Transfer RNA from a Candidatus Eiseniibacteriota bacterium, 73 nucleotides, folded computationally. The prediction has a mean pLDDT of 82. The sequence is in RNAcentral, with records from ENA. The source organism's lineage runs through Bacteria, Bacteria candidate phyla and Candidatus Eiseniibacteriota. It matches the Rfam family "tRNA". By type it is a transfer RNA.

């Protein structure tokens, strides 16, 4: 230099053919206990890496940029 994959909640990851952004763990509150942990219930938490384009509508499609990983020379 060229090619491929990945980037979504604090962490690990889903998200189908473009149509209301989710799970587990963690956190907070409550229940329960003599008390703690475990357990049960509820709540909160997201500019979906960034910018632009296409579309009635983009996490999803297209282009560029950034970051991480891998391959070729």
């Nucleotide at each position: 230099g060229c090619c491929c994959g990945c980037g979504u909640a604090g962490c690990u990851c889903a998200g189908u053919c473009g149509g209301u952004a989710g799970a587990g763990c963690a956190a907070u509150u409550g229940c329960a206990u003599g008390g703690u942990a475990a357990g049960c219930a509820a709540u909160a938490g997201g500019u979906c890496a960034g910018c632009a384009g296409u579309u009635c509508a983009a996490g999803u499609c297209u282009g560029c940029u950034c970051g991480c990983g891998g391959g070729c020379u």